[in-house]
Molecule: transfer RNA
Organism: Desulfobulbus sp.
Parts: sequence; C1' cells; structure tokens
RNA sequence: CGGAACGUGGCCUAGCCUGGUAAGGCGCUUGACUGGGGGUCAAGAGAUCGGAGGUUCAAAUCCUCUCGUUCCGA
Repeated sequence: CGGAACGUGGCCUAGCCUGGUAAGGCGCUUGACUGGGGGUCAAGAGAUCGGAGGUUCAAAUCCUCUCGUUCCGA
C1' cells in the first nucleotide's frame, strides 16, 4: 500500500442478508423466603448499536467517508 472480518448495557452474545418501538445469559439494585451467608423466587435500573454524513415516513440494519482491533497478500 491492497483485500477481508469484527466493533451492540459493566462482561459475553443475538438481531444486520429480508429497514418498522434493541433481546438473552452473567453481573448490579430492591424486596420476599432463611438466624446469617449461600441459594431460590419476584420486581427494577442500565446500550439511541465505534464516529461523521447521506438515502428513507422510518436506519443497529442500506450507501459513502473515517477510527480501532485482528487476519491475508505485497
């Protein structure tokens, strides 16, 4: 320098192809059961999706640019 994959709550992962109010597990908070811990159950908080722009009534999803990580080639 050329090409490809990945980036989504504190952590891990789905959703993207086929646009329509962002889901699950772990963790966290509160409550109940328990003498307490642990455990179980119930409720709850937490991400506008790496960043910017565009298309669209509507973008995590489509398009362009860009940043980071990894891999391949030179």